[in-house]
Molecule: Bacterial RNase P class A
Organism: Acidaminococcus sp.
RNA sequence: UGAGUGCGAAAGAUAAUCGCGGCAGCGAAAGCUGAUGAGGAAAGUCCGAGCUCCACAGGGCAGGAUGCUGGAUAACGUCCAGUGGGGGUGACCCCAAGGAAAGUGCCACAGAAAAUAAACCGCCGGCUUGCCGGUAAGGAUGAAACGGUGCGGUAAGAGCGCACCAGCGGUCAAGUGAUUGGCCGGCUAGGUAAACCCCAUCCGGAGCAAGACCUAAUAGGGAAGGGAUGAAGCGGCCCGCUGAUCCUUCCGGGUUGCGUCGCUUGAGUCCAUAGGUAACUAUGGAACUAGAUAAAUGAUUAUCGUAACAGAACUCGGCUUAGUGAGCACUCACACA
Numbered sequence: 001u002g003a004g005u006g007c008g009a010a011a012g013a014u015a016a017u018c019g020c021g022g023c024a025g026c027g028a029a030a031g032c033u034g035a036u037g038a039g040g041a042a043a044g045u046c047c048g049a050g051c052u053c054c055a056c057a058g059g060g061c062a063g064g065a066u067g068c069u070g071g072a073u074a075a076c077g078u079c080c081a082g083u084g085g086g087g088g089u090g091a092c093c094c095c096a097a098g099g100a101a102a103g104u105g106c107c108a109c110a111g112a113a114a115a116u117a118a119a120c121c122g123c124c125g126g127c128u129u130g131c132c133g134g135u136a137a138g139g140a141u142g143a144a145a146c147g148g149u150g151c152g153g154u155a156a157g158a159g160c161g162c163a164c165c166a167g168c169g170g171u172c173a174a175g176u177g178a179u180u181g182g183c184c185g186g187c188u189a190g191g192u193a194a195a196c197c198c199c200a201u202c203c204g205g206a207g208c209a210a211g212a213c214c215u216a217a218u219a220g221g222g223a224a225g226g227g228a229u230g231a232a233g234c235g236g237c238c239c240g241c242u243g244a245u246c247c248u249u250c251c252g253g254g255u256u257g258c259g260u261c262g263c264u265u266g267a268g269u270c271c272a273u274a275g276g277u278a279a280c281u282a283u284g285g286a287a288c289u290a291g292a293u294a295a296a297u298g299a300u301u302a303u304c305g306u307a308a309c310a311g312a313a314c315u316c317g318g319c320u321u322a323g324u325g326a327g328c329a330c331u332c333a334c335a336c337a
Base pairs, nucleotide, nucleotide: 001333002332003331004330005329006328007327010324012304013303014302015301016300017299018298020037021036023034024033025032026031039309043320044319046318047317048316049315050314051207052206053205054204058239059238060237061236063203064202065201066200067199068082069081070080071079072078083097084095085094086093087092098198099197103196104195105192106191107190120139121138122135123134124133125132126131127130147165148164149163150162151161152160166188168185169184170183171182172181173180174179211261212260213259214257221251222250223249224248225247226246232242233241269286270285271284272283273282274281275280
């Protein structure tokens, strides 16, 4: 210098004028003054929780989610540290990574044969010379062919025997564990579970338009049907629980607010110390001000800079996606000293 990998941050600044939201102070009111007012993703609404209501949520079935090990956490499908596998020269990155020896299914085309059965060419033996027997080395097909390579062996062959390797089982050692290493054994077991399924763990439903309260108005009536032989709550089904001025349909009526709370101080943030490889935790200290409801957070000017993606709606922890310019650490290549 070029090409990369990882990590943590930033997100226009200053001044003036005008305007908007809620808050505080002043004022009889109109209004005035003051400080304050979007994000790292506020987004997608994909996970996990808090909170609220329904039995403070109960039992079973069905259904769904997750799926190497250990830890973190309120919880998680998230995070951290490892194991195994894969990719990269490397920094480093990726993995839907339980079970195929519980059972069932599937494996196109080609091929003799796609899974327990078998032999197309070939090889060997026999004779009646086109048939019988042996074989699974070699060829051929395929994404995949019944362990691989080599030596011995044989009529030809074959784990038939041996050595090494892969796999399986046992055992010893290391490790909390996933797993790893050594030794021994008989020789062998196809793939597919993002096919059904099995195993383990977890999961009740609905969501702030949840829900609670106030105010205004008032009225409730009629008809039919169902209902303690159980309406309805109860939202996949059954049980169970609660237990009725109830429920459904139709007729014809009344009321419906610039309402209040929920609502923002929180499993939160920063700093220090201690523990831990880390995620994180404990203790101590410090600071904290969006809270609207059709919805405010803006506009103009000046100087510098040039600037993307994007706008809260109950609140947190994550993930994913969008996208700007810099910084630090590390890797590789080349050049120079």